[in-house]
RNA sequence: GGACUGUGCACGGGAGAGUCCCGGGGUGACCCGGGCGCCGAAGGAGCAACCACCCCGGAAACUCUCAGGCCCCUGGACCGUGUGCGGGAG
Numbered sequence: 001g002g003a004c005u006g007u008g009c010a011c012g013g014g015a016g017a018g019u020c021c022c023g024g025g026g027u028g029a030c031c032c033g034g035g036c037g038c039c040g041a042a043g044g045a046g047c048a049a050c051c052a053c054c055c056c057g058g059a060a061a062c063u064c065u066c067a068g069g070c071c072c073c074u075g076g077a078c079c080g081u082g083u084g085c086g087g088g089a090g
Base pairs, nucleotide, nucleotide: 004087005086006085007084008083009082010081011080012079013078018036020035021034022033023032024031025030037070038069039068043066044064045063046062050058051057
């Protein structure tokens, strides 16, 4: 000095599924409890003919829906840009 890369923050983009029913509270938005139906891209869990092999090992946007979500808002994996702190081949 540095391709690339880990992570935090900011901004932008960002799908899916009930404005469901009943009871209570509340002026209302909404909150609590119960019920049925759905979604998967917070988180969590599971698995391979692949990798590895000492093993009871290792994955996802796949699968499951515990959690979360189902008008808007909020959240949102992931992507982009900037930036702080690290690692760093040639």
The RNA shown here (Glycine riboswitch aptamer) has 90 nucleotides and comes from a Candidatus Nanopelagicales bacterium. Model confidence (mean pLDDT): 80 of 100. The organism belongs to Candidatus Nanopelagicales, within Bacteria.